Annotation
Transfer RNA from a Minisyncoccota bacterium, 71 nucleotides, folded computationally. Its Rfam family is "tRNA". The organism belongs to Minisyncoccota, within Bacteria. The RNAcentral record of the sequence draws on ENA.
[in-house]
C1' cells in the first nucleotide's frame, strides 16, 4: 500500500427497516438490631459526517479508533 471484521449506557452484550432492551453496576425507598442479601423504582447508550427512505442500529458512500489477513 490492498482487502476483510468490529464499533449501541459506567462494563459485558441483544435487537436483519417500525417506540432500542436485558444483566452487573450506581442513586432512592422498603425489609434488617447492623452489614450483607432481597423487594420496588429511577436515570443512563447506538464512534462520526453524508446519503436513500414515510421512517435507519439496521441499507450505501466516506473518515475515525482497534482487530485480522497479504504484500
Nucleotide at each position: 500500500g490492498c482487502g476483510g471484521g468490529u464499533a449501541u449506557g459506567g462494563u459485558u452484550u441483544a435487537a436483519u427497516g417500525g417506540u432500542a432492551g436485558a444483566a452487573c453496576a450506581g442513586g432512592a425507598u422498603c425489609u434488617u438490631g447492623c452489614c450483607a442479601a432481597g423487594a420496588u423504582u429511577c436515570a443512563g447508550a447506538u464512534u462520526c459526517g453524508g446519503g436513500u427512505u414515510c421512517g435507519a442500529u439496521u441499507c450505501c458512500c466516506g473518515g475515525u479508533a482497534c482487530c485480522c489477513g497479504c504484500a